Notes:
The RNA shown here (transfer RNA) has 72 nucleotides and comes from an uncultured Candidatus Saccharibacteria bacterium.
Parts: sequence; C1' cells; structure tokens
RNA sequence: AGGGGCGUAGUACAAUGGUUAGUAUAGCGGUCUCCAAAACCGUUGAUAUGGGUUCAACUCCUGUCGCCCCUG
Repeated sequence: AGGGGCGUAGUACAAUGGUUAGUAUAGCGGUCUCCAAAACCGUUGAUAUGGGUUCAACUCCUGUCGCCCCUG
C1' cells in the first nucleotide's frame, strides 16, 4: 500500500429494518445468617464517531477512528 473481518453496560455475548436494546456475570441496596459465603428479591449502567437512505436504523449505504487477520 491492497484485501477481509470486528467495534453494543466494568466483562463475556444476544437482538428478522418495527412495541420499552436483552441475558449472564460484576457493582449497589435488601431478605436470610451469630458473622460471612451461598441462595433469593430489587436496582444502576451500553449501540466507536460524522453523514445518508427510510414512515422507522444496533441492523442497509458511506467518510473517519481504533483493533485483528491475510497478501506484497
């Protein structure tokens, strides 16, 4: 330099273009316990970024940024 893939809660992953973006775990609060752990209940927190298409975008198109792989 060229080609391909990926970017979503702290972490690991889901989400056919359509009703409120969910699950596990972690965090916080509570129940239980002599105390703690475990268990159970509740709760907080996320779509890398700019633009476009559409009635409607995590999803489609595109610029940028970052990471990974391949070719030279």